[in-house]
RNA sequence: CUGGCGGCGUGCCUAACACAUGCAAGUCGAACGCGAAAGCCCCGCAAGGGGUUAGUAGAGUGGCAAACGGGUGAGUAACACGUGGGUGACCUGCCUUCGAGCGGGGGAUAACGUCCCGAAAGGGACGCUAAUACCGCAUAACAUCCUGCCUUUUAAGAGGUGGAGAUCAAAGCCGGGGAUCGCAAGACCUGGCACUUGAAGAGGGGCCCGCGCCUGAUUAGCUAGUUGGUGGGGUAAUGGCCUACCAAGGCAACGAUCAGUAUCCGGCCUGAGAGGGCGGACGGACACACUGGAACUGAGAGACGGUCCCGACUCCUACGGGGGGCAGCAGUGAGGAAUAUUGGGCAAUGGGCUAACGCCUGACCCAGCAACGCCGCGUGGAGGAUGAAGGUUUUUGGAUUGUAAACUCCUUUUGUGGGGGAAGAGAGCGGACGGUACCCCAAGAAUCAGUCACGGCUAACUACGUGCCAGCAGCCGCGGUAAUACGUAGGUGACGAGCGUUAUCCGGAAUUAUUGGGCGUAAAGCGCCCGCAGGCGGCGAGACAAGUCUGACGUGAAAUCACUCGGCUUAACCGGGUGGGGUCGUUGGAAACUGUUUGGCUUGAGGCAAGGAGAGGGGUGUGGAAUUCCCGGUGUAGUGGUGGAAUGCGUAGAGAUCGGGAGGAACAUCAGUGGCGCAAGCGGCACCCUGGCCUUGGCCUGACGCUCAGGGGCGAAAGCGUGGGGAGCGAACGGGAUUAGAUACCCCGGUAGUCCACGCCGUAAACGAUGAACACUAGGUGUGGGGGGUUUCAACACUCUCCGUGCCGCAGCUAACGCGCUAAGUGUUCCGCCUGGGGAGUACGGUCGCAAGGCUAAAACUCAAAGGAAUUGACGGGGGCCCGCACAAGCAGCGGAGCGUGUGGUUUAAUUCGAUGCAACACGAAGAACCUUACCUGGGUUUGACAUCGCCGUAGUAGUGAAGCGAAAGCGGAACGACCCUUCGGGGAGCGGUGACAGGUGCUGCAUGGCUGUCGUCAGCUCGUGUCGUGAGAUGUUGGGUUAAGUCCCGCAACGAGCGCAACCCCUGUGGCUAGUUACACGUGUCUAGCCAGACGGCCGGUCGCAAACCGGAGGAAGGUGGGGAUGACGUCAAGUCAGCAUGGCCUUUAUAUCCAGGGCGACACACACGCUACAAUGGGCCGUACAACGGGCAGCGAAGGGGCGACCUGGAGCGAAUCCCAACAAAGCGGUUCGUAGUUCAGAUUGCAGGCUGCAACUCGCCUGCAUGAAGCCGGAGUUGCUAGUAAACGCCGGUCAGCGAUACGGCGUUGAAUACGUUCCCGGGCCUUGUACACACCGCCCGUCACGUCAUGGGAGUUGGUAACACUUGAAGUCGGUGACCUAACCGCAAGGAGGGAGCUGCCUAGGGUGGG
Repeated sequence: CUGGCGGCGUGCCUAACACAUGCAAGUCGAACGCGAAAGCCCCGCAAGGGGUUAGUAGAGUGGCAAACGGGUGAGUAACACGUGGGUGACCUGCCUUCGAGCGGGGGAUAACGUCCCGAAAGGGACGCUAAUACCGCAUAACAUCCUGCCUUUUAAGAGGUGGAGAUCAAAGCCGGGGAUCGCAAGACCUGGCACUUGAAGAGGGGCCCGCGCCUGAUUAGCUAGUUGGUGGGGUAAUGGCCUACCAAGGCAACGAUCAGUAUCCGGCCUGAGAGGGCGGACGGACACACUGGAACUGAGAGACGGUCCCGACUCCUACGGGGGGCAGCAGUGAGGAAUAUUGGGCAAUGGGCUAACGCCUGACCCAGCAACGCCGCGUGGAGGAUGAAGGUUUUUGGAUUGUAAACUCCUUUUGUGGGGGAAGAGAGCGGACGGUACCCCAAGAAUCAGUCACGGCUAACUACGUGCCAGCAGCCGCGGUAAUACGUAGGUGACGAGCGUUAUCCGGAAUUAUUGGGCGUAAAGCGCCCGCAGGCGGCGAGACAAGUCUGACGUGAAAUCACUCGGCUUAACCGGGUGGGGUCGUUGGAAACUGUUUGGCUUGAGGCAAGGAGAGGGGUGUGGAAUUCCCGGUGUAGUGGUGGAAUGCGUAGAGAUCGGGAGGAACAUCAGUGGCGCAAGCGGCACCCUGGCCUUGGCCUGACGCUCAGGGGCGAAAGCGUGGGGAGCGAACGGGAUUAGAUACCCCGGUAGUCCACGCCGUAAACGAUGAACACUAGGUGUGGGGGGUUUCAACACUCUCCGUGCCGCAGCUAACGCGCUAAGUGUUCCGCCUGGGGAGUACGGUCGCAAGGCUAAAACUCAAAGGAAUUGACGGGGGCCCGCACAAGCAGCGGAGCGUGUGGUUUAAUUCGAUGCAACACGAAGAACCUUACCUGGGUUUGACAUCGCCGUAGUAGUGAAGCGAAAGCGGAACGACCCUUCGGGGAGCGGUGACAGGUGCUGCAUGGCUGUCGUCAGCUCGUGUCGUGAGAUGUUGGGUUAAGUCCCGCAACGAGCGCAACCCCUGUGGCUAGUUACACGUGUCUAGCCAGACGGCCGGUCGCAAACCGGAGGAAGGUGGGGAUGACGUCAAGUCAGCAUGGCCUUUAUAUCCAGGGCGACACACACGCUACAAUGGGCCGUACAACGGGCAGCGAAGGGGCGACCUGGAGCGAAUCCCAACAAAGCGGUUCGUAGUUCAGAUUGCAGGCUGCAACUCGCCUGCAUGAAGCCGGAGUUGCUAGUAAACGCCGGUCAGCGAUACGGCGUUGAAUACGUUCCCGGGCCUUGUACACACCGCCCGUCACGUCAUGGGAGUUGGUAACACUUGAAGUCGGUGACCUAACCGCAAGGAGGGAGCUGCCUAGGGUGGG
């Protein structure tokens, strides 16, 4: 959110919070006494009386029950519970069995009556009375007490048998009989019930014990009736249960005490199991009954519906005083997310009383409410294609909803109406449920479907809306304009009277690991040693039988569970049978192993003897070198220090050097992955004291061992205390540098300290990040110490072996790295430690310390990771190797000036848009005056400037289009005036109208195709198979050489292959051949355009591994890719382009479309980029003179000739071009002349005037010419670009676009023609190998700390406040027990007086609660 039925179950988890009202425990007249009334009848005038009601109702005495049944789980961590035992320490009403008895007396008292008090609740005085109520007496045992003996026994409070005593009983009631007695009642007899006493049983209980039973050690010590004994008391009974005295014990690391939490169990859920969680219903036990305390009665209670007291709360009240206790059933309020009827009945089952009938029974049986759970059933079945309509979607064809519906036939579970109608009731009566279950009949598809999901996990997909918004979300994660993830719809999936969510538990989780984990680097080995408790423990025998194994017996309640059979139509549910279940108990057996014990053994361990090495430890002396300081000599200007300096020292004489002296500290060489030590650590030499180790011998002891929680000791450096010492070094500190700063690195000084003695501290990357011990498991090679063998004259060497210390490595192990007899291998034993990251090794507490601080050690909160090892990349102010005009070496420039062009910015109506580091900026644009043109202003058009289709219209139609208006577009319309096919109707084309649609340089290059740039013409990028690796991946592709090259060679667990490189293609350089129109005057020649040849490290020498290749040489036009071009691997940059084109989606449609005129793209304080021209004499001007190539040309190139100073004009020959033209003498060059260093005879901007050309048109805004004008500029700061040879530089020529041109641009062509390269340290870019990495949108990465503001969590905090348990003192109700009992007192004794006994009262101990107080 939704909801049809039935059956069986379940239903305050919270406030053990408070409760109105009703009910939940009574019954017995066959124990006893009393005893109504209304009503009816009778008498009576009435008042009144009588009878009946009725010995009834009723209360009372008495008995039994009320201690059960029902509720709840607060307390309790305990013999409370479970299980198994004990009771030789006990009780037991009613019931059963057996035995004995029941005699005879007495005195009271309720009720009742009278009176009194009180509001009530209640109470008092006097009087009467009964009993199965109460009290003596008798009798009495096998009872109890006292005292002997015997038996069993570990033990007597057990059993048996004696003794003299003492003590204790009783009750009647109801029937039957009626001999005998009696007036009668009755006695009497008998039966039943009751009663007394004893024995036993059954069932029930008390007490005791073994074992089991939650968390915390940041609770480590607890205990005074405490532990035991003796006497006494008390109890049914043991016991410090209580008391007096005595002793000083008892418990605890196997967790006492304290704190927290919690009823326990059978069982329930889950799990393969072991376990984990839970203890609701049902059943057993316990505890509690407003809180706390107490006793009485009783067989049984410290008593839920009894009593007393304190307290809190509540109610009544006449204010004096009283009442109450739902955690019984219903119900109310409250609390809460949340849990039901103030129902029926005693018919059944069970309980109490009773002789019985019966009464009582909210136990119980039923009904009601709730989808709360489990189970069953239904909401229809069959047919039905035009695959209907509608919906959704679509590529517009269709698809899907979907046999679904409609429609036809059928059925009636359920529901409705009607009829019948139980069992439950074992002799009789008796049925709440219930007119229920069930059965029959009738009508009618009729009354009945939802919920969640659809990105993956996980089963189910599309559309629209939304646009990091709204929202979703268990985890990963979705949403920023194409969302299968949001919302809605359609469809689909799952379950179904339910579905989804939330919460909780178990599982998965081997993620607390007993089964079943780990600790070198992921979390985790104590810094090291000694060692008590504890755990574990060698070989061979004997004994025992605790552990262990096994048989039998007992027990493990029922229910539950499993199997099976049966009963409700089935199932759930219920019944019968069988089974299962314990670390349990008793008993019999076994003896391997563990254990205990006895007596042995020697191999573990230890001792002894003989040797050996060593910086092992402590102490006392002593030595030389060096530093520093002091004194003296010589000597003079520096010294010292650094990357470079400065501070510092020094003319008052430093540093240097020589001599003398003082003092402290440390011990060069030897010196070694050498030695010793447990670790920390130990280094000159000598002496004294002292520990350990190794080897050999195998003489002695005889398991004496291993490990080790707590505990003890040692423990680097720094630090602390006291006192010394102080040369050098040197935190702090001062100064000088460096730097943006420099609280640093560097330098000059320098105090604590470093050193010694004594005492603390107790930590470290105390590391092999690897606990100790023992055993086993291939080798190889060093090194230290010893022993044996062999050898030698001796030594060396060789070989075997023990102990130590390294490296490599097999098996094995490991996530990998790695470890590998010195294990991280294989095993055993013991200890320590770990359980996601942060918070945090922190807080609090405790403890240690003089302090600093150490040890122990959380939580809140927060994150979805933190981490290990390895892989591929990328990166590094890491390394190695190597390239490139990358640097260097050079040449010419740019950056300064003027101008051209592009861009930014600004401006503007608009200055259209794009390109933005390299890789945008003479880029798109190979040509903006109009056009282009996309922009702006203004004026027009709306099926449109353009395409297709449908429909309608149209005959002087299409087309041409005068006048007029207008800037034009356009409006306008005179006049002229057609075409194709035809069946002759018309159709097509056209035009007009209309509907679909056109159109868009509008947006998105981050939706795309295509194309392009860039790394980069860098040498790389991959694949197949194989091999290696758990895997990512590796190998190949690495290595040694070599190259321009992943080029080639060699090697190699690789062998091959692909895309790249190279080559194949084009141009060029040499030669040959063929052809040759035009080119040359002819021709073998030049040239043109085609085909060949030639170059391949081929030849020679050297180097190399005699490989690849490199170096040199010869020949050759050309030599080691000859030069140039085209050619661009896998990929990177969400690089660029929606404006070249194409294209999804979105937007627009009298406008974002389209046409036109004018304007703008050309603006101008500025800034940048690419260029041109210059600044001059290697030059400028003038005169003369020489030599090209590539190209272009018909709306074209345009010759000669003529004109003009010139642009140009005229002219028109020739040429679609090897022929003609552009085109000329190409320019620089060369020869000559002038200028003479000057803003010039340089430079040419700017401006004026006059012209020319193109074009419809040169105002905005073209180019060119002439004359005049003659600006800046004298070689350019920081910085920066190109180029390695026919290159740079310089010089001109041509072309495309194009009417013209703003071209100084771009693309080509030739002419002249250099310099330099030592070299790879450095800058930039790149390639390969390697290394580190916490980076992987990859260093433009990642990431740390402070501060500001706000929020949250936790700690501290002067303090403040509440609670809990305990303790000390004080007060102390009720009550038991004790004392007293002068007051009271029926039963007994006594003739009496009096006594015994009892009681009130008072009082003592204890004590609930209260008060005070410090912790």
Molecule: small-subunit ribosomal RNA
Organism: uncultured bacterium